[in-house]
C1' cells in the first nucleotide's frame, strides 16, 4: 500500500424559550444529513439526560482542537431615520388700521373752505282730515189698560126721544229705538302738498358772497400689524418603532490540521 470481511461510530447542527436539569414536538436560523408511533394544559429522561420499533452506510466514514463568523439573545449610545416640539428666515391666502406713488372719476361753467339764509329734521300751537260721543233737524217704527181724538158693538139712564160712561178699530201724540244727512260742540291721533312759533355744535340739500386749485375713490401700489398655512436650516426631547454602532454571550457551515480499531489474504 492494495482487496476481503466485520467493528467503532455516523445517518445534522444551533439560538430564542420552556424545565429543578436535559432532550424532544412546535418558533426562528443554518442548510440537504434515514423511516415509523408519542408530545405544549405537553412527551420522555436524571448529569451516563428523549423513550419504543425498524433500516441504510461501513474507517477518504468518524472524533478533537484551532481558525473562521451566519445567526440569536442581553445590555448600552438619541449615532440615522421616526415622533414632538421651539427659535430664525422666507414664501402663499385672509384680514383690521395707515399713506396718497399709479389709476380712474369730479373741478376756472370754480376743487377745498369760510360766513349768510333757506330748506330738511325736531318740539309745539292752529288748521284740516279721519274716528267716536253729544245736542238740535229729518224720517220710519213704537201706548192692551194708567196720553189725546173719534168711538162699531155690546153694558148703563131714559116710557120714548135722546144722553152717559168707555172696550176693541181707526186717526194721532209722548217716552223710547233705528236709519240718514246738516248745523254746533267736544275728545283723540303711526292722517296732511297747510300756517304759525322756537329749536338745530354737527350731519344732508339748495340759494347768495368771499378765497382761488385742488378734491374724491381706495381698484393697483406702499408701510407697518394679526390669523392661518406651507418650506428650509439650527437646537432640544423620546429606544414607543425600524437601523447603525458598542459590549457581552451561545454559535452552524467551512478550510486546513491532528487523531483514527480487529481479522484474513496479496
Nucleotide at each position: 500500500c492494495c482487496g476481503u470481511a466485520c467493528u467503532g461510530g455516523a445517518u445534522g447542527g444551533g439560538g430564542a424559550g420552556g424545565u429543578a436539569g436535559c432532550g424532544g414536538u412546535g418558533c426562528c436560523c443554518u442548510g440537504u444529513a434515514c423511516c415509523u408511533g408519542c408530545a405544549a394544559c405537553c412527551c420522555g429522561c436524571u448529569a451516563u439526560a428523549g423513550c419504543a420499533g425498524g433500516a441504510u452506510c461501513g474507517a477518504u466514514c468518524c472524533c478533537a482542537a484551532c481558525c473562521g463568523g451566519a445567526g440569536g439573545c442581553a445590555g448600552g449610545u438619541g449615532c440615522u431615520g421616526a415622533a414632538a416640539u421651539a427659535u430664525u428666515u422666507u414664501c402663499c391666502u385672509u384680514u383690521g388700521g395707515g399713506u396718497a406713488c399709479g389709476a380712474a372719476g369730479u373741478g376756472u361753467u370754480g376743487a377745498c373752505u369760510u360766513u349768510u339764509c333757506a330748506a330738511a329734521c325736531c318740539a309745539u300751537c292752529g288748521c284740516a282730515a279721519u274716528c267716536g260721543g253729544a245736542u238740535c233737524g229729518a224720517u220710519a217704527g213704537u201706548a192692551a189698560c194708567c196720553c189725546c181724538g173719534u168711538c162699531a158693538g155690546g153694558c148703563c139712564c131714559g116710557g120714548a126721544a135722546g144722553g152717559g160712561a168707555g172696550c176693541a178699530g181707526c186717526g194721532g201724540u209722548a217716552c223710547c229705538u233705528g236709519u240718514u244727512g246738516g248745523a254746533u260742540u267736544c275728545g283723540a291721533u303711526g292722517u296732511g302738498c297747510c300756517g304759525g312759533u322756537g329749536g338745530c355744535c354737527c350731519c344732508u340739500u339748495g340759494g347768495a358772497a368771499a378765497c382761488g386749485a385742488g378734491c374724491u375713490u381706495a381698484c393697483g401700489a406702499c408701510c407697518g400689524g394679526a390669523a392661518g398655512g406651507a418650506a428650509a436650516c439650527u437646537g432640544u426631547u423620546u429606544c414607543c418603532c425600524a437601523g447603525a454602532c458598542c459590549u457581552g454571550u451561545c454559535g452552524a457551515a467551512g478550510u486546513g490540521c491532528g487523531g483514527u480499531g480487529u481479522a484474513c489474504g496479496g